Model confidence (mean pLDDT): 83 of 100. Predicted 3D model of a 477-nucleotide part of an RNA (small-subunit ribosomal RNA, 5' domain) from Picea glauca. NCBI's taxonomy places the organism under Eukaryota, Viridiplantae, Streptophyta, Pinales, Picea. Its Rfam family is "Bacterial small subunit ribosomal RNA". Gene Ontology terms of the family: ribosome and structural constituent of ribosome. The RNAcentral record of the full RNA draws on SILVA.

[in-house]
Context: one part of a larger RNA
RNA sequence: GGAUGAACGUUGGCGGCAUGCUUAACACAUGCAAGUCGGACGGGAAGUGGUGUUUCCAGUGGUGGACGGGUGAGUAACGUGUAAGAACCUUCCCUUGGGAGGGGAACAACAGCUGGAAACGGCUGCUAAUAACCCAUAGGUUGAGGAGAAAAAGGAGGGAUCUGCCCAAGGAGGGGCUCGCGUCUGAUUAGUUAGUUGGUGAGGCAAUGACUUACCAAGGCGAUGAUCAGUAGCUGGUCCGAGAGGAUGAUCAACCACACUGGGACUGAGACACAACCCAGACUUCUACGGGAGGCAGUAGUGGGGAAUUUUCCCCAAUGGGCGAAAGCCUGACGGAGCAAUGUUGCGUGAAGGAAGAAGGUCCAUGGGUCAUGAACUUAUUUUCUUGGAGAAGAAACAAUGAUAAUAUCUGAGGAAUAAGCAUCAUCUAACUCUGUGCCAGCAGUCGCGGUAAGACAGAGGAUGCAAGCGUUAUCU
Numbered sequence: 001g002g003a004u005g006a007a008c009g010u011u012g013g014c015g016g017c018a019u020g021c022u023u024a025a026c027a028c029a030u031g032c033a034a035g036u037c038g039g040a041c042g043g044g045a046a047g048u049g050g051u052g053u054u055u056c057c058a059g060u061g062g063u064g065g066a067c068g069g070g071u072g073a074g075u076a077a078c079g080u081g082u083a084a085g086a087a088c089c090u091u092c093c094c095u096u097g098g099g100a101g102g103g104g105a106a107c108a109a110c111a112g113c114u115g116g117a118a119a120c121g122g123c124u125g126c127u128a129a130u131a132a133c134c135c136a137u138a139g140g141u142u143g144a145g146g147a148g149a150a151a152a153a154g155g156a157g158g159g160a161u162c163u164g165c166c167c168a169a170g171g172a173g174g175g176g177c178u179c180g181c182g183u184c185u186g187a188u189u190a191g192u193u194a195g196u197u198g199g200u201g202a203g204g205c206a207a208u209g210a211c212u213u214a215c216c217a218a219g220g221c222g223a224u225g226a227u228c229a230g231u232a233g234c235u236g237g238u239c240c241g242a243g244a245g246g247a248u249g250a251u252c253a254a255c256c257a258c259a260c261u262g263g264g265a266c267u268g269a270g271a272c273a274c275a276a277c278c279c280a281g282a283c284u285u286c287u288a289c290g291g292g293a294g295g296c297a298g299u300a301g302u303g304g305g306g307a308a309u310u311u312u313c314c315c316c317a318a319u320g321g322g323c324g325a326a327a328g329c330c331u332g333a334c335g336g337a338g339c340a341a342u343g344u345u346g347c348g349u350g351a352a353g354g355a356a357g358a359a360g361g362u363c364c365a366u367g368g369g370u371c372a373u374g375a376a377c378u379u380a381u382u383u384u385c386u387u388g389g390a391g392a393a394g395a396a397a398c399a400a401u402g403a404u405a406a407u408a409u410c411u412g413a414g415g416a417a418u419a420a421g422c423a424u425c426a427u428c429u430a431a432c433u434c435u436g437u438g439c440c441a442g443c444a445g446u447c448g449c450g451g452u453a454a455g456a457c458a459g460a461g462g463a464u465g466c467a468a469g470c471g472u473u474a475u476c477u
Base pairs, nucleotide, nucleotide: 001477002476003475004474006473007472008471009470010469013347014346015345016344017343018342019340020339021305026303027302028301030300031299032298035063036062037061040060041059043057044056045055046054070258071257072256079183080182081181082180084178085177088175089174090173093171094170095169096168097167098166099165101135102134103133110125111124112123113122114121115120154163155162156161184230185229186228191221192220193219196218197217198216199215200214201213202212203211233255235253236252237248238247239246240245260281261280262279263278264277283294284293285292286291311337313336314335319333320331321330322329323328351379352378353377360371361370362369363368385414386413387412388411389410390409394404421466422465423464424463425462428445432461433460434459435458436457442449443448
């Protein structure tokens, strides 16, 4: 010099685009953040004089809550990056080929009775299905024979038909696994390892494998640094540098890990599951003391910590996601607005003329110099500002649909009007004098200034640098 998710001091006019708890993975009041389907099902309610139609709903059932969003605690690891591989799985989606015959039995809801303070239950009885089950058939395994196990569902429509269901093969996308190489510091850590290393049999898994187990062998790793200890999410990237290289891993994107702490499984195509379940623990909380409820590292917000980091905002209009035949519903993802000079970028704070070289300040050799064309004054303008009017694009295949927004932008009126600071001036280093002080008060990045004429302290005048900023501190280069 450059850089920063910065902070502090001081000052502060506007717009565009970004960014905003780096500390306590500390504790959290309150609201919201994942639902949807009545075209799967039996019911209930509203409405109607009644039928029909319509609307809404607790429950059974399907699908999605494994995505999206957050955080970086742990992890030195096949975690990640890159290049390969074989023994695998895959809901929804696409393509292709087949299939859907018959049957009975339940459980919620509901009704009755009943326990509990509550959370939540218990008993008896009834009922439907795209819920569960049985028979039949397709098909699978094997060199061959033989033997054993084993699918399906309907719904809508007047109909054409549409949609859903079961099996098989292929695809796409996604995921699991293995391996070569790269991936911080310490030897004041030198030995380490017993399911440890390998084999055989068995079990288990979607799959390979000590993954698990029985037996057998005694191996495996290590100065090319094992083990141990410390630190740390990794990468694309970012900053500095001519490069080599050094530092770093905010925002955005990919992968990984985590969800109060520890452990566990269930369901499912997929989880050992942030707003699911069970157990233990700490904490908070309700209680009728018998027993219960909770988990912001989602979005706002609160306390605390800290030098330090925003609104308990608007909307599903757009993009995307879930469900649905669709209308649509949901969506703190997202799109926007608000706050902050936090950064970057653009614009402005006026322009032209104007010498009686004005008043005033300051210096002085008292002649004058300087601030200084600066002001006044004259002329013109209106970016901004104030106040009226018009008014978007982003919205698609006809129409409808805009949170943003009474915004951007355009066009009238008014009036130079509303808008400049900060640091420095001995040397490095651009910029000098006076007054005060008198080794005092103070300054200081370095060398050093200050003890009576201080260009180094303080004030003033002047000057220099940058400018809506400037300076200091911290860190990297």